[in-house]
């Protein structure tokens, strides 16, 4: 400088006609309320995602509120929020990459990625295939030794008992040379009986690694050093953790987006929620359960009134307790319900300053008001321009083309998905120059 990738903001302007909707005001007509129609003047008129309906809430309504089960949901640590399964700042873990130390297992250190990051000694399931052998201690496919035992070959060497020959002599032995030869011993050698898990092979994973000693050959069997684990101390941080030291047994597989333990948190419906004015219908049918009980008043009395307590029913996601209701109450089937006003847009709001915080946000002070439809509104036509992108030009400019993703319906805060094109930062590669 160029490209790719991430991420944050922006994402067309302006004039003119003509149309639309909402709020106010002013006039003129209707009207039974609520309000309607016509005409003028002011003002106002989609988003960063309105999208998905995934999460957490304000609201409203059951309803005036709980405990306990079950069930969902979260899942390292502080912090920010109204709150989140969200967000910002750290910690650990595994991955790469650069640079160092160490003989060597291993380490330190700086940047990047990614983590569904409570618990495997509380239980239970699973680890196929290969391989000998997949775990509280088993096992030997190759393959290493054979010190202990046994067997056997060859080689040397020793040499019983027998047995020739000579000679001695105490007549039954003895020396001295040879032959044979059972057994012994040393050397190399094979097979086994045992002995090893060091080396080798399978496989994600094989009963710590590296250096050495030691042994028949080994093993942590010893030692020293690395990692790990357990306990113990010290120092540091809010805190997850992080650094040191010292001791010991030598070394305690994986997996929980497997069941499942452990901690927090969790009503339910949802603007078609709900309120209220009017209208208008068939005190409609059937069906069941209760018609109890106190107190006060009116009453000659039957009886009424008003209150309060309770039964069946109903009712509060699913159950259970437990509340509410509730002496007229459930269910069930039939019928009716024109047309209006609220809700309904002044906020956990926008914006701009200042401090305070690493941040993410927070306080304080100005300052605006910025859609409210109800079958649902912004468009149409014309002009000139900005931005890209192709071509022509030395330029200057000329000419054609695009101008993204996409439109509210209770409202907020997140998440996740779509985005032409601009602006800045990050990060990877590539050229160039110093």
């Nucleotide at each position: 400088c160029c490209u790719g990738c991430g991420c944050a903001c922006u994402g067309c302007u302006c004039c003119g006609c003509c149309g639309u909707u909402c709020u106010u005001u002013c006039c003129g007509c209707c009207g039974c309320a609520u309000g309607g129609c016509g005409g003028g003047g002011a003002g106002g008129g989609a988003g960063g995602a309105a999208a998905g309906u995934c999460c957490g809430g304000g609201c409203a309504g059951c309803a005036a509120a709980g405990g306990g089960c079950a069930c969902c949901g979260u899942g390292c640590u502080u912090c920010c929020u109204a709150a989140c399964g969200g967000g910002a700042a750290g910690g650990g873990g595994c991955g790469c990459c650069g640079c160092u130390g160490g003989u060597g297992a291993c380490g330190g250190u700086g940047g990047c990625g990614u983590u569904a990051c409570g618990g495997a000694a509380a239980g239970u399931g699973c680890c196929a295939c290969a391989g000998a052998a997949a775990g509280g201690g088993a096992a030997a496919c190759c393959g290493c030794c054979g010190a202990u035992c046994g067997u056997u070959g060859a080689a040397g060497u020793u040499g019983a008992a027998g047995u020739g020959a000579a000679g001695g002599c105490c007549c039954g032995c003895c020396u001295u040379c040879g032959c044979c030869a059972a057994g012994g011993c040393u050397u190399c050698g094979g097979c086994g009986a045992g002995g090893c898990a060091a080396g080798g092979a399978u496989g994600a994973a094989a009963a710590g690694g590296u250096g050495g000693g030691g042994u028949a050959a080994g093993a942590g069997c010893c030692c020293a050093c690395c990692a790990g684990u357990g306990c113990c101390c010290c120092g540091u941080g809010u805190g997850a953790g992080c650094g040191g030291g010292g001791c010991a047994g030598c070394u305690u597989g994986g997996u929980a987006a497997a069941c499942c333990c452990c901690a927090c948190g969790g009503g339910c419906u949802g603007a078609a929620a709900g309120a209220c004015c009017a209208a208008a219908u068939a005190a409609g049918c059937u069906g069941g359960a209760a018609c109890g009980c106190c107190u006060g008043c009116c009453g000659c009395a039957a009886g009424g009134c008003a209150g309060g307590c309770u039964a069946a029913g109903c009712g509060c996601g699913g159950c259970c307790c437990g509340c509410g209701u509730g002496a007229u109450c459930c269910a069930g089937c039939g019928g009716g319900u024109a047309g209006g006003u609220c809700g309904a847009u002044a906020g956990a709001g926008g914006c701009c300053g200042u401090g305070c915080g690493c941040g993410a946000g927070c306080a304080c002070g100005g300052u605006c008001c910025c859609a409210g439809a109800u079958a649902g509104a912004u468009g149409g036509c014309g002009g000139a321009g900005g931005u890209c992108c192709g071509c022509c030009g030395c330029a200057a400019g000329g000419u054609g083309g695009a101008u993204a993703c996409a439109g509210g319906a209770u409202c907020c805060g997140g998440c996740u998905u779509a985005u032409a094109g601009g602006u800045g930062c990050g990060c990877a590669g590539g050229c160039u120059u110093u």